Notes:
Predicted 3D model of a 73-nucleotide RNA (transfer RNA) from a Ktedonobacteraceae bacterium. Its mean pLDDT, the model's own confidence on a scale to 100, is 81. Rfam family: tRNA. By type it is a transfer RNA.

RNA sequence: GGCACCGUGGCCGAGUGGUUAAAGGCGUCAGCUUGCAAACCUGAUAACGGCAGUUCGAAUCUGCCCGGUGUCU
Numbered sequence: 001g002g003c004a005c006c007g008u009g010g011c012c013g014a015g016u017g018g019u020u021a022a023a024g025g026c027g028u029c030a031g032c033u034u035g036c037a038a039a040c041c042u043g044a045u046a047a048c049g050g051c052a053g054u055u056c057g058a059a060u061c062u063g064c065c066c067g068g069u070g071u072c073u
Base pairs, nucleotide, nucleotide: 001072002071003070004069005068006067007066010026011025012024018056027045028044029043030042031041049065050064051063052062053061
């Protein structure tokens, strides 16, 4: 340098055009409980890599850029 795939909360991870609150798990915080904790239960917390385009509507499609993984030379 070519090609393929990937980038969603602090971490993992679903969602591949439709509104409505963008699942779920871990974490963190608060409550509940307890002699104190742990565990359980309840609530809260927080995200679509960047810019542009297509569309009535984009996390989802397209282009460029950035970053990562694999592979080829």